This is a predicted structure of a 313-nucleotide RNA (Archaeal signal recognition particle RNA) from a DHVE2 group archaeon. The coordinates come from a structure-prediction model, not an experiment, and the mean pLDDT is 77. Rfam family: Archaeal signal recognition particle RNA. It is annotated as a non-coding RNA gene. It was read from a public genome assembly, where an Rfam model found it.

[in-house]
RNA sequence: UGCCAGGCUCGGCCGGGGGGUUAGGCGUCCCCUAUGACCCGAAAUCGUCUACAUGCGGGGGCGACAGCCGGAGAAGGUGUAACCAGCCCUGACUUUCAAGUCAUACAGAGCCUAUGAGACUCUGUCCCUCGGGGUCACGGGUGCGUCUCGUGCUUUCGGAGGAAAGUCAUGGGGCGCUUUGCCACGGAAACCCCGCCAGGCCCGGAAGGGAGCAGCGGCACCGUGGACCGAUGGCGCUCGAGGGGUAGCGGAGUCGAGCCUCUGUGUGGGCGCUUGGGUCAGGGUCUGGGCAUCAACUCCGGUGUGCCUGGCA
Numbered sequence: 001u002g003c004c005a006g007g008c009u010c011g012g013c014c015g016g017g018g019g020g021u022u023a024g025g026c027g028u029c030c031c032c033u034a035u036g037a038c039c040c041g042a043a044a045u046c047g048u049c050u051a052c053a054u055g056c057g058g059g060g061g062c063g064a065c066a067g068c069c070g071g072a073g074a075a076g077g078u079g080u081a082a083c084c085a086g087c088c089c090u091g092a093c094u095u096u097c098a099a100g101u102c103a104u105a106c107a108g109a110g111c112c113u114a115u116g117a118g119a120c121u122c123u124g125u126c127c128c129u130c131g132g133g134g135u136c137a138c139g140g141g142u143g144c145g146u147c148u149c150g151u152g153c154u155u156u157c158g159g160a161g162g163a164a165a166g167u168c169a170u171g172g173g174g175c176g177c178u179u180u181g182c183c184a185c186g187g188a189a190a191c192c193c194c195g196c197c198a199g200g201c202c203c204g205g206a207a208g209g210g211a212g213c214a215g216c217g218g219c220a221c222c223g224u225g226g227a228c229c230g231a232u233g234g235c236g237c238u239c240g241a242g243g244g245g246u247a248g249c250g251g252a253g254u255c256g257a258g259c260c261u262c263u264g265u266g267u268g269g270g271c272g273c274u275u276g277g278g279u280c281a282g283g284g285u286c287u288g289g290g291c292a293u294c295a296a297c298u299c300c301g302g303u304g305u306g307c308c309u310g311g312c313a
Base pairs, nucleotide, nucleotide: 001313002312003311004310005309006308007307008306011065012062013061014060015033016032017031018030019029023050024049025048026047027046038059039058040057041056067303068302069301070300071299072298073297076294077293078292079291080290083289084288085287086285087284088283089282090281091280092279093278094277097276098275099274100273101272102268103267104266105265106264107263108262109261110260112258118255119254120253121252122251123250124249125248126244127243128242129241130240131239132238133237134235135234136233137232138230139229140228143177144176145175146174147173148172149171150170151169152168153166154165155164156163157162182226183225184224185223186222187221193218194217195216196215201210202209203208
């Protein structure tokens, strides 16, 4: 000095990376990754350090194994679509780029068809307008003239009851004309429309007359039911005329032999529709690659490889 064995601890290892934060580095925080491989404590109003920054405080393990720098290799992770490819989506364009749908010819097959294929004409159902009918509801209730009787009022006469005349108002009845404007039945009232008024009452010498209850009748009123009238309405009611409409369904008539569907082939057409293709643009997806980055591994080179004891050379 070198090698071997044993021991030791001062070298070294007990992870690394990205993000975030920070003047900047590391840590606690989030994420990714690796190892046989640490424990305790504090730490985002932060902990610690200063480009020799790549955590701080305390404790422990391995133990000279290493470590550090550079190059190459093979696989792996992460990121990137303001990298390419693949795949997916959207939009635009393209045009027969291609097929189907379409038309036509042929072939095959099937159903139907002289109890009528198919076509044509007319027509009903449907819609509009106009004019009617039916039915139900609702609404409505003539007018004029004349004659006559009565009452009120006025005038005149009379012994009373009363009598006569007048025109105005009013009530009833008859006749005629007109109108769709009539018919039947019932009802209420002590009195306030009219007539006839038994009995009784009143005036009167009598005759005769007057008021008038009950009752009866009539007009008007109310109610019921009919008829009539009404450019008053309703109605899954109905008739007719004209016009419109025609997909389906029904009816009538004329002609008289194919119609329809499917498959295949040929021809034609071309975006009207559908599907596919192509191009462009945009978006998405780390599937593959590229690029970037990270840690570990293998190989090569450089640097470096402690101390003590013993043995061997």